[in-house]
RNA sequence: AGCAGGGUAGAGCAGCUCGGUCAGCUCGCUGGGCUCAUAUCCCAGAGGUCGCGUGUUCAAAUCACGCCCCUGCAA
Numbered sequence: 001a002g003c004a005g006g007g008u009a010g011a012g013c014a015g016c017u018c019g020g021u022c023a024g025c026u027c028g029c030u031g032g033g034c035u036c037a038u039a040u041c042c043c044a045g046a047g048g049u050c051g052c053g054u055g056u057u058c059a060a061a062u063c064a065c066g067c068c069c070c071u072g073c074a075a
Stems, first nucleotide, its partner, number of pairs: 002073006010027004020058001029045005051067005
């Protein structure tokens, strides 16, 4: 160099087919409520330039191209 899968919040993931009204779920974190107190439970919030770049488009996490990284297969 070849083939396949993957990269989205601190962690694990969905969303990609069918482009828009989807930046979403669980856990975690912070604050509040409840409690004598802690935990559980309930409510709210912060946290993302969707791996990087270019292009197509009115509009890109999603489509096209190139590159980087991870895992597996083969050699």

A computed fold for a 75-nucleotide RNA from Nocardia tengchongensis, annotated as transfer RNA. The organism belongs to Nocardia, within Bacteria. Its Rfam family is "tRNA". Gene Ontology term of the family: triplet codon-amino acid adaptor activity. The RNAcentral record of the sequence draws on ENA.